[in-house]
Bacterial RNase P class A from Niveibacterium sp. SC-1, 393 nucleotides, folded computationally.
It matches the Rfam family "Bacterial RNase P class A". Rfam describes the family as follows. Ribonuclease P (RNase P) is a ubiquitous endoribonuclease, found in archaea, bacteria and eukarya as well as chloroplasts and mitochondria. Its family is annotated with ribonuclease P activity, dimeric ribonuclease P complex and tRNA processing in the Gene Ontology. The family's RNA type in Rfam is ribozyme.
RNA sequence: GAAGUCCGCCAGGCAGUCGCGGUAUCCGAGGGCAACCGAGGAUAUCGAGGAAAGUCCGGGCCCCGCAGGGCAGGAUGCCGGCUAACGGCCGGGCGCUAUAAGCCGCAAGGCCCAAGGCGACGGAAAGUGCAACAGAGAGCAGACCGCCGAUGGCUCCGCAAGGAGAUCAGGUAAGGGUGAAACGGUGGGGUAAGAGCCCACCGCGGACGUGGUGACACGGACGGCACGGUAAACCCCAUCCGGGGCAAGGCCAAAUAGGGGAGCGUUGAUGCGGCCCGCAGAGCUCCCGGGUAGGCUGCUUGAGCGACACAGCAAUGUGCCCGCCCAGAGGAAUGAUUGCCCCGUCAUCGCAAGGUGACGCGACAGAACCCGGCUUAUCGGCGGGCUUCCCAA
Numbered sequence: 001g002a003a004g005u006c007c008g009c010c011a012g013g014c015a016g017u018c019g020c021g022g023u024a025u026c027c028g029a030g031g032g033c034a035a036c037c038g039a040g041g042a043u044a045u046c047g048a049g050g051a052a053a054g055u056c057c058g059g060g061c062c063c064c065g066c067a068g069g070g071c072a073g074g075a076u077g078c079c080g081g082c083u084a085a086c087g088g089c090c091g092g093g094c095g096c097u098a099u100a101a102g103c104c105g106c107a108a109g110g111c112c113c114a115a116g117g118c119g120a121c122g123g124a125a126a127g128u129g130c131a132a133c134a135g136a137g138a139g140c141a142g143a144c145c146g147c148c149g150a151u152g153g154c155u156c157c158g159c160a161a162g163g164a165g166a167u168c169a170g171g172u173a174a175g176g177g178u179g180a181a182a183c184g185g186u187g188g189g190g191u192a193a194g195a196g197c198c199c200a201c202c203g204c205g206g207a208c209g210u211g212g213u214g215a216c217a218c219g220g221a222c223g224g225c226a227c228g229g230u231a232a233a234c235c236c237c238a239u240c241c242g243g244g245g246c247a248a249g250g251c252c253a254a255a256u257a258g259g260g261g262a263g264c265g266u267u268g269a270u271g272c273g274g275c276c277c278g279c280a281g282a283g284c285u286c287c288c289g290g291g292u293a294g295g296c297u298g299c300u301u302g303a304g305c306g307a308c309a310c311a312g313c314a315a316u317g318u319g320c321c322c323g324c325c326c327a328g329a330g331g332a333a334u335g336a337u338u339g340c341c342c343c344g345u346c347a348u349c350g351c352a353a354g355g356u357g358a359c360g361c362g363a364c365a366g367a368a369c370c371c372g373g374c375u376u377a378u379c380g381g382c383g384g385g386c387u388u389c390c391c392a393a
Base pairs, nucleotide, nucleotide: 001389002388003387004386005385006384007383008382009381010380012341013340014339015338016337017336018335020047021046022045023044024043025042026041027040030037031036049364053375054374056373057372058371059370060369061245062244063243064242073241074240075239076238077237078092079091080090081089082088093121094119095118096117097116102111103110104109122236123235127234128233129230130229144176145175146172147171148170151169152168154165155164156163157162184202185201186200187199188198189197203225204223205222208219209218210217211216249297250296251295252294259288260287261286262285263284264283270280271279272278304324305323306322308319309318310317311316342362343360344359345358346357347356348355349354
């Protein structure tokens, strides 16, 4: 420097004008005896996101429930660490897998496969179940083709010993074929043909040794192969899990209608605007309590953000206390426009660097109690790590 790959960050910029919402201060039409309320206005300041989204996990906070234990149900599931917690994150192990480079090859392609990507990745030597189609056979299996036919029988030759032939019985799981899967693989010996029947290597198994906190890795013996697959099938094992949510919850609290208490009342309370008459007439007055409308609160200063130092491979933690305050309202504001710059596309001029002009509301999107994650959407740009290759010193 190129290619690949992974991670992190930004999310057009500056200025002007007009608007919208929150907060603070001030002014203030008007109302009120007053305290005070207050339409509207001015100034200052703040005003979306990396996903605010899906609401899929986990927590804080709040209310209700709860002696303790079990059953049922649900979730999770390699190992170690992180965390308030998690189904998340970091590091590691194991398995699967891809592309480049490299190697082989005329080629098709194959081998070896970097950084990477993916994995519900506990248990199938507890039990039960399941396996379509194809296939002869699908679980302690199976002779369809093939191979053999040593042994027994058959035919032929031979006096006999014996030989030859076909393959009836039968043997055979090497080869073919079916399948997702066919009861270890390759090579050699062996055999009638075959077969872990025997041997070497590989695989596998339970022990042992060494290394590692561990998952696991490595090693030399031993075993002749038993123990096929499937648990996002039942099941078994281990760990965890009470329910509901800010429309949670707390405080204040009308009018009207119920409720409770006291007093008065058919010997007429009370109403008919103050009094009398008259008329109507069984309720009236006060206090208390719950709930509703409404208001206040919860509400945003927090597992907070940034800098620095330290520990750690990292996730993360600790310290400093050095800076910062970053929407908080109610169905809910965060917008419009102008200029310049940036970006993209197109056209044009130029040998080129680049210039000029036009177009583009310039990605996805929109807080509603708050956090940590995951998932999904996303124009473009910036930075870094790792691997391989090339060049130079």
About this RNA
It is recorded under the gene name rnpB. Of the family's consensus pairs, 93% are formed in the model.